[in-house]
Order: sequence, then structure tokens, then C1' cells
RNA sequence: UAUUGACAAAGGCAAACCCAUCGAAAGGUGGGGGCGCAAAGCUAUAGGAGCUAACGCGAUCAAUUCGCUAUGCUAGCCAGUUACCGAU
Repeated sequence: UAUUGACAAAGGCAAACCCAUCGAAAGGUGGGGGCGCAAAGCUAUAGGAGCUAACGCGAUCAAUUCGCUAUGCUAGCCAGUUACCGAU
């Protein structure tokens, strides 16, 4: 440097769910928890994919409801990028 991930060592992260909190929501943050993860580190104005629909626009209406829309999100969907330990 390249490939790779053994019931190796030392460690790391933390799904669902519960509590608190922020948010219109998706979702975020903190605590508990532990399904899993060899990048479950980082990146959401490089790209694909997915979630939500407040504002706005359109339709409708008694209240309202429905549709479209990201400027809001997801890195534990793919991707991009950096890296510990071991093996070859």
C1' cells in the first nucleotide's frame, strides 16, 4: 500500500420500547434499554432512494377536508469520505 474480518485483544456505537424535552409532522436531543452494527465514525446546498407537509398553491366546505409542493428530515437505505485492531 492492497485485500480482508477468527466466537482474537482492548474497546466503541445503540434498534424497538419507556420517561423527559424540542418540533405542525417526519424526526432530533438527554436518560433508561439492547435489536443489531467492522465504519451503526463523519457528510443531507455531489448524486440516487425514502419519510413528513407547517408555510404556500389548487379544489372543497358549516366547521373543515383532500391533493400538490422541501425550504424540514433519514448517514441504522445505497453512496461519498476518513479511520482503530487483527489476518493475508
A computed fold for an 88-nucleotide RNA, annotated as c-di-GMP-I riboswitch aptamer. Its Rfam family is "c-di-GMP-I riboswitch aptamer". Its family is annotated with cyclic-di-GMP binding in the Gene Ontology. Its mean pLDDT, the model's own confidence on a scale to 100, is 82.